[in-house]
A computed fold for a 72-nucleotide RNA from a bacterium, annotated as transfer RNA. It matches the Rfam family "tRNA". Its family is annotated with triplet codon-amino acid adaptor activity in the Gene Ontology. It is annotated as a transfer RNA.
RNA sequence: GGCCCCGUAGCCAAGUGGUAAGGCAGCGGACUGCAAAUCCGCGAUCCGGCGGUUCGAAUCCGCCCGGGGCCU
Numbered sequence: 001g002g003c004c005c006c007g008u009a010g011c012c013a014a015g016u017g018g019u020a021a022g023g024c025a026g027c028g029g030a031c032u033g034c035a036a037a038u039c040c041g042c043g044a045u046c047c048g049g050c051g052g053u054u055c056g057a058a059u060c061c062g063c064c065c066g067g068g069g070c071c072u
Stems, first nucleotide, its partner, number of pairs: 001071007010024003018055001026042005048064005
């Protein structure tokens, strides 16, 4: 330098055009003599950044940034 994959909440992770599941952690509550366990509730105004396509973009396209791999 070329090619491929990945980037979504504090952490893990689903979603692949119609406005973002789930788990862990955290916070509030119920329960409890106090706790633990269990149960209920809450949380992503910006889905790595900028632009483009579209009525509509986490999703498609381009460039860039970061991580990993392969080739030379």